Small-subunit ribosomal RNA from a metagenome, 1515 nucleotides, folded computationally.
């Protein structure tokens, strides 16, 4: 610091996730020690039991028992126990300490100020010549009662530091007079002097020598001391009230609150101000700088995070506030309206004798119960704090320790070192190894924590008999201070030392990307993973296991919430043409903002300074716990806000001035600005007459309409409403909306020139005001023409649509509304400022002597083009979207939605404000590359036309589909499957085809092994369709070595036996390689380097010619290059040269009936090698002088001569696992092997390819000519011969330019047929035959005699061909025993027509265009219905909450009144005023629910259409 995620890519612009750090956390696995913290976050819901507030006898008056001991027979007493336990009066505390956030948006908190308007117990300090004198009572107690407790009545009698009164008044207060200081708003502080009012506990604990009193003779008290209390009254610290200014959440869909309300007076109350409260008396007060309402929330130091600004948050500690079951009240009291007081009232618990009592854990523990979730009814006053006490001390769930929980933060261990044949297991594998891994085992060692077993520093400081010194007094007495000191305090932790032992002590999530870290099994869009993208449909690094890594570590992950990354609310620090965003325009209000110069003042600012920001924490530094957390002591920090000073630039303020911004005059001008009233002519409809006479009209092409009752066409007259053609124009005006004939009138505002006048008068503008296309509403009019709606008629599969033909509101005039557009430059408004250059539109000045005109210039105005800058681009560009200023107004993922719900304005429609649950991971913006178009230009192809000839009808083969079958094997399926795989299915072939029989290391290859010589080949028996099982033996053969030929070794081959494994035409062409089809033999596909662009990409390949061609050439930010096209191979044409046999014969000779048949040639033809030729090379034109075309000569070919081989980068998951080759699955007595038999050939029908036909350009018969390739020994066969023939017998020649196959056929010649289902066609049957082969039934060809079907040239449709082509005709050959060959593959005879064009159909190439396509139009999409599911409006109502407001009741209490009691003090008791809770009621808000009901969002293949995207087919 950033990453992933919208795309084929690319740039933006947005969201959405993710790394981090945190937590009072909770789950899941898992768990070893310690130390520090920390620990009901829910139900301020309910709470058994215990404890959590007392002490004081040195303030008083009582005042015991066990028990001991003694006395007494005993009953009893007496002492100890004891003035002890024990309540009671009386002080002092109990308002501290502790808990918790319900409530409250508030002077409640926080900062800084006031208080001249206040209070204060204890504690400190100071003053008084203070403390004199009285008095009646009351608990306790005792007698008698009432109650079931709880508690209580009656009487007696008692004590105080209770409790009352009298004096005294330094002293405080209060009034008045006057003085000083001081402060100003009243006042405050001092001194004064007269009047008034106001005190106490002669206590209570020591200690004392004289003297004095009482004395029960112990003794007690004056008295003197000390101590401590008491009274008034000052002062201080500390604490607390009241008051001010600022700051402190969300909400305008909450816009107007407010009667004690604002203020006065008076009275009242209060520690003090104060409407706090009351009379009266005025009408005041708050509010867009958010009142009032509603909603949430206890606030501060702090705490998280974060560069920081800032956001979130307030648990632990500490401050302050608010509570204490719930509401209300007051008492006591220095303080309270009291957590463990006290009344009343309600809810709910408990107790009861039913009358009536009693309670309050939100203290510490605990308990149930909520909840994902939070400890022990533990220890001790030992430490520090707290109360009380004169002190020992007593209380203290504060507190200090313990326990319990990985809850968090820190710390340490779970061993350290050596140790490869790199062990065994596991995993992985190419089987060769690799990995886990020095990891283990072993060896040596060390001793942390735990264990055990001993010893003790420390947390201890105090108190304290005694002592020693002061001080204090008359005092060596008490008492206090201060030192020493026996004894004597530890709840609990914690330190050391030494024993023994590798011994107790590792797990968790990750491993596709982000993001460190792979591999195998198994699963098979199933189970299941997931934070976003996404995995997962048989080869899954994504899911489960398992080995491997990685990461963390006593923890590891999830989960949940904050910050951050998010500059994704932007103050730092974003935006608004086209991605979300500019109001439709304007005037104007508040309020922001503001020209030039002097002066003052000093509010903002700057600078200095005072105080204050508590502490802790944050930070630095330095200490202490071995270290760390964790704590201690110093310091720095603390943006704030304060008190005084200063400076005066800028801002503000006051005052004065200026003129340039703004406004005025003054004098020219344009101009569809607007309002009214008038006028016109053109078109158009009607209506009346004439003419005329049959269609008119409307359309792609009809129809409806219209018209012989006279249309339309046409002339003429009139009527009538709306519009205003030409001029007219990216011209004009207006602020937008708008404005168009003309003429008058009234009107606005603009520019220009003049530079008199005012003196900043200005910009913007939340509200608000007005103005505001069209349609739409209301009244009235008007209505020609156009038209929603409606009707008709086409068009369609329909056609509530596009198109005709009518037509009503509408549209036009007046008045009133409504207020929205794509109300757009999608660009708010004003100001300065930044390069030109060119066209217009209205002016003004300048030159030529004037003018036109022309040129300069200069202001405003419309528009192009452009630099810089800006922009994500695309643009923009003095008319900014640049560079800067004001000030408004909007944006913050899409979608839900401009919708609900309130409000509000409208006569309605409907506008304006304007969510939210839910749902998605994206939705966009520009621009690129392609695909596409019922977009467009140029071009080219048998595309098409132009023309020959087919097919689609018919038989027939022959392939497919279906459809039958035991079984009809399988693939191949628009073009690019269907005479394809298959260049030969009768059996083989042949396949998991189907039936049946059989084998089981296999029909085939390797190895290892077992047996023993055997095994093979011929022939044999038995079963059997056959394989194949079982048996018998007669011959023959059986390897290498050695050999004395008699054998010996060996087991290699072969054979067996078992055992690895063969085997598969099983599956998957969507897991592959190879090969092959298609686009296309189309002219495209690409690269280096260089430019240009953020970049994807682009250029080059575009352009202008021209090619069959990216062929070539010209221009060119490109220059080059490569695959590809051409060429270079091969045939084929002409022509030399070479060479002459099996090929040839001119010329010689010979010889046949006849023939290259022979000698011989070697000229031809041919045969096959080598050359040669063609190359726009010559000429004219045309063209740019090109390139190239065009005619032409010459030539056997002419512009690529003919035809072949050759197929770029790719595309189609296009075809093939059934040629072959190979992952991966299956399968092993079988899906593998063999064998019979059957099927592939079955046929209602469908479709593809073909052959023959339909005839006379034939047929048939007879005659008779001219090829080229090719084949041949498993052959090919001649001549002969038999058969009508298919053949048959037979064999000559030939491994072949030799011999054969072999007749070429059409053509040509001569006849017949006479247009007919024939002398045309051959199907289809029937009979008889040859041939092949083991075998021709299913099922095979040919032959001969008979039969003689459909067929008369074929609907829509649709193929092929541009010349040696089509067309037609024979011939060969591969496969093959033999053939369903009409198929293929090749030869050659004969040999035409058209067309010289590119509208169109089809298909390609190039440029360009417009896209919501990119699986690329078989694309993408919308809406209605129908299915589930989920949230949500409405809604007849029904439930509940929350504030208030009328009214009724009205508890306790305080004040107040009146009565009655008291010596006093005060109390009863009844009333009144307030008022809680509580009942009535009418509304107000907010939430549930609620038949039914709107829309809405989601959900692989469910209905109808086809609305957007291409001109999307009606932009």
């Nucleotide at each position: 610091a950033g990453a992933g995620u919208u795309u084929g890519a690319u740039c933006c612009u947005g969201g959405c996730u993710c790394a981090g750090a945190a937590c009072g956390a909770a789950c899941g696995c898992u768990g070893g020690c310690g130390g520090c913290g920390u620990g009901g976050c829910u139900a301020a819901g309910a709470u058994a039991u215990g404890c959590a507030a007392g002490u004081c006898g040195c303030a008083c008056g009582g005042g015991a028992a066990a028990g001991c001991g003694g006395g007494g027979c005993a009953a009893c007493u007496c002492g100890c126990g004891a003035g002890u336990a024990c309540a009671g009066u009386g002080g002092c505390g109990a308002a501290a300490g502790g808990g918790u956030g319900a409530g409250g948006a508030a002077c409640a908190c926080a900062u800084g100020g006031g208080u001249a308007a206040c209070g204060u117990a204890c504690c400190c300090u100071g003053a008084g010549u203070c403390a004199c004198g009285g008095g009646g009572a009351u608990a306790g107690c005792c007698g008698c009662g009432g109650g079931a407790a709880a508690c209580u009545g009656c009487g007696g009698g008692u004590a105080a530091u209770a409790c009352c009164u009298g004096a005294u008044g330094a002293g405080a207060c209060c009034a008045c007079g006057a003085c000083c200081u001081c402060a100003u708003a009243u006042g405050a502080g001092g001194a004064u002097g007269c009047g008034g009012u106001c005190a106490a506990a002669a206590g209570c604990c020591g200690g004392g020598g004289a003297u004095c009193c009482c004395u029960u003779c112990g003794g007690g008290g004056a008295c003197c001391u000390g101590g401590u209390g008491g009274c008034u009254u000052g002062g201080g610290a500390g604490c607390g009230g009241c008051c001010c200014a600022u700051g402190u959440c969300c909400u305008a869909u909450c816009a107007g609150c407010u009667a004690g309300u604002u203020g006065g007076u008076g009275a009242g109350g209060u520690a003090a101000c104060g409407g706090c409260c009351c009379a009266c008396c005025a009408a005041g007060g708050c509010u867009a700088u958010g009142a009032c309402g509603g909603g949430u929330a206890g606030c501060g130091g702090g705490a998280c995070u974060g560069a920081g600004a800032g956001g979130u948050u307030g648990g632990c500690c500490c401050g302050c506030c608010a509570c204490a079951u719930u509401g209300g009240g007051a008492c006591u009291g220095a303080g309270a309206c009291a957590c463990u007081g006290c009344c009343c009232a309600g809810a709910c618990u408990c107790c009861u004798a039913c009358g009536g009592g009693a309670g309050g854990c939100u203290g510490c523990a605990g308990u149930a119960a909520c909840g994902a979730a939070u400890a022990u009814u533990g220890g001790g006053c030992a430490a520090u704090g707290g109360g009380c006490g004169a002190a020992a001390g007593c209380c203290u769930g504060a507190c200090c320790c313990a326990g319990c929980g990985a809850c968090g933060c820190c710390g340490c261990g779970u061993g350290u070192g050596g140790g490869a044949u790199g062990a065994a297991g596991u995993c992985c594998u190419u089987c060769g190894g690799g990995a886990u891994g020095u990891a283990a085992a072993c060896c040596a060692c060390c001793g942390u924590c735990g264990g055990g077993a001993g010893c003790u520093a420390c947390c201890a400081a105090g108190u304290g008999a005694c002592c020693g010194c002061g001080c204090c007094u008359a005092a060596c007495a008490c008492g206090c201070g201060c030192g020493g000191a026996a004894g004597u305090u530890g709840a609990g932790g914690a330190g050391c030392u030494c024993c023994a032992a590798a011994g107790g002590a590792a797990g968790c999530c990750a491993c596709g990307g982000c993001u460190a870290a792979c591999u195998c099994u198994g699963u098979g869009c199933c189970a299941g993973c997931a934070g976003c993208c996404g995995c997962g449909g048989u080869a899954a690094g994504a899911c489960a296991g398992a080995g491997g890594u990685g990461g963390c570590a006593a923890g590891c992950g999830u989960u949940g919430u904050u910050c951050g990354g998010a500059a994704u609310c932007a103050c730092u620090g974003g935006g608004c043409u086209u991605a979300a965003a500019g109001c439709g325009c304007a005037u104007g209000u508040a309020g922001g903002c503001g020209g030039c110069c002097c002066a003052u003042c000093a509010a903002g600012u700057g600078c200095c300074u005072u105080g204050u920001g508590a502490a802790a924490u944050c930070c630095c530094c330095c200490g202490g716990c071995u270290c760390a957390a964790c704590c201690g002591g110093g310091g720095a920090a603390u943006g704030g806000c304060u008190c005084g000073g200063u400076a005066g630039a800028c801002u503000g303020a006051u005052g004065g001035g200026c003129u340039u911004g703004a406004g005025g005059c003054a004098g020219g001008u344009a101009g569809g600005g607007g309002c009214g009233a008038g006028u016109g002519g053109a078109a158009c409809u009607c209506u009346u007459g004439g003419u005329g006479g049959a269609g008119c009209g409307g359309u792609g092409g009809a129809a409806u309409g219209c018209g012989u009752a006279g249309a339309u066409a046409u002339c003429a007259a009139g009527a009538g409403g709306a519009a205003c053609g030409c001029c007219g124009g990216a011209g004009g005006u207006g602020a937008a909306a708008a404005c168009g004939a003309u003429u008058c009138g009234c009107u606005g505002g603009g520019c220009c020139u003049g530079u008199c006048c005012u003196g900043a008068c200005g910009c913007u503008g939340a509200g608000a005001u007005g103005c505001g296309a069209a349609a739409g509403c209301c009244a009235g009019g008007g209505g020609a023409g156009c038209a929603a709606a409606c009707g008709g008629g086409a068009u369609u599969a329909g056609a509530u649509a596009c198109c005709c033909c009518g037509g009503u509101a509408g549209u036009c005039c007046u008045g009133g509304c409504c207020c929205u557009a794509a109300a757009c430059g999608a660009u708010g408004u004003c100001c300065a400022c930044u390069a030109g250059g060119u066209c217009g539109g209205a002016g003004u000045u300048g030159c030529u002597c004037u003018g036109a005109c022309g040129c300069a210039u200069u202001u405003c105005u419309g528009g192009c083009c452009g630099u810089a800058a800006u922009g994500a681009a695309a643009a923009c560009u003095u008319u900014a979207a640049g560079u800067g200023g004001a000030c408004c107004g909007c944006c913050u993922g899409g979608g839900g939605a401009g919708u609900a719900c309130g409000g509000u304005c409208g006569c309605a429609a409907g506008g304006c404000u304007a969510a939210a649950a839910c749902u998605c991971a994206a939705a966009g913006g520009a621009a690129u590359u392609g695909a596409c178009g019922g977009g467009g230009g140029c071009u080219c192809a048998c595309a098409c036309a132009a023309g020959c000839g087919g097919u689609g009808g018919a038989g027939u083969a022959u392939g497919u589909u279906g459809c039958u079958u035991a079984a009809u094997u399988c693939g191949a399926u628009u073009c690019a499957a269907c005479g394809c795989g298959a260049a030969g299915a009768a059996c083989c072939u042949u396949a998991u085809c189907c039936u049946g029989g059989g084998c089981u290391u296999g029909a085939c290859a390797u190895g290892c092994u077992u047996g023993g010589a055997u095994g093979c080949c011929u022939a044999c028996c038995g079963g059997g369709a056959a394989a194949c099982c079982g048996g018998a033996u007669c011959g023959g053969c059986u390897g290498c070595c050695c050999u004395u030929c008699g054998g010996g070794g060996u087991g290699a081959a072969a054979c067996u036996u078992g055992c690895a494994c063969a085997g598969g035409u099983g599956c998957u062409g969507c897991a592959u390689g190879g090969c092959u089809g298609u686009c296309g033999u189309c002219a495209g596909c690409u690269c280096g380097u260089g430019u240009c662009g953020u970049g994807a990409g682009a250029u080059g390949u575009c352009g202008g010619g021209u090619u069959a061609a990216g062929u070539c050439c010209c221009a060119u930010a490109a220059c080059g290059a490569g695959c590809g096209a051409a060429a270079c191979c091969c045939u084929u044409g002409u022509c030399g040269c070479u060479a002459g046999u099996u090929g040839c014969c001119a010329g010689c000779g010979g010889g046949u009936c006849a023939u290259g048949c022979c000698g011989g040639g070697a000229a031809c033809u041919c045969u096959a090698g080598c050359g040669a030729g063609a190359c726009u090379g010559c000429c004219g034109g045309u063209g740019u002088u090109a390139a190239a075309c065009c005619g032409g000569a010459g030539g056997a070919a002419g512009g690529c001569g003919g035809g072949g081989a050759u197929g770029a980068c790719g595309u189609c998951a296009a075809g093939u696992c059934c040629u072959c080759a190979u992952g991966g699955c299956c399968u092993u007595u079988a899906u593998g092997c063999c064998c019979a038999g059957g099927g592939c050939u079955g046929c209602a029908a469908a479709c593809g390819u073909a052959c023959u036909a339909c005839a006379a350009u034939g047929g048939c018969c007879g005659u008779g000519a001219c090829a080229a390739a090719c084949c041949g020994a498993c052959g090919c066969a001649a001549g002969a011969c038999c058969g009508c023939a298919a053949g048959g017998u037979g064999g000559a020649g030939c491994a072949a330019a030799u011999c054969g196959g072999a007749a070429a056929a059409a053509a040509g010649c001569g006849g017949c047929c006479c247009c007919a289902g024939u002398u045309c066609a051959g199907a289809u049957u029937g009979a008889g035959g040859u041939c092949u082969g083991c075998a021709a039934c299913u099922c095979g060809a040919c032959c001969u005699c008979a039969u003689g079907a459909a067929g008369u040239c074929g609907g829509a449709a649709u193929c092929g061909c541009u010349a040696g082509u089509a067309a037609u005709c024979g011939c060969g050959g591969a496969u093959c025993a033999g053939c369903u060959a009409u198929g293929c593959c090749g030869c050659g005879g004969u040999g035409a027509a058209u067309g010289u064009g590119u509208u169109c159909c089809u298909g390609a190439g190039c440029c360009u265009u417009g896209u919501a396509c990119a699986c690329a139009c078989c694309g993408c999409c919308c809406g209605u219905c129908a299915a589930g599911u989920c949230a949500u409006g409405g809604g007849a109502g029904c439930c509940g909450g929350u504030a208030g407001c009328a009214c009724c009741c009205g508890a306790a209490g305080c004040c107040g009144g009146c009565a009655c009691a008291u010596c006093a003090c005060u109390g009863u008791g009844c009333u009144g005023u307030c008022u809680a809770a509580g009942g009535u009621g009418a509304g107000a808000u907010c939430g549930g629910u609620g038949a039914c009901u709107g829309g809405g969002a989601c959900u692989a293949a469910g209905u109808c259409g086809u609305a957007a995207c291409a001109a999307g087919g009606u932009a």
It matches the Rfam family "Bacterial small subunit ribosomal RNA". Rfam links the family to the GO terms ribosome and structural constituent of ribosome. The coordinates come from a structure-prediction model, not an experiment, and the mean pLDDT is 83.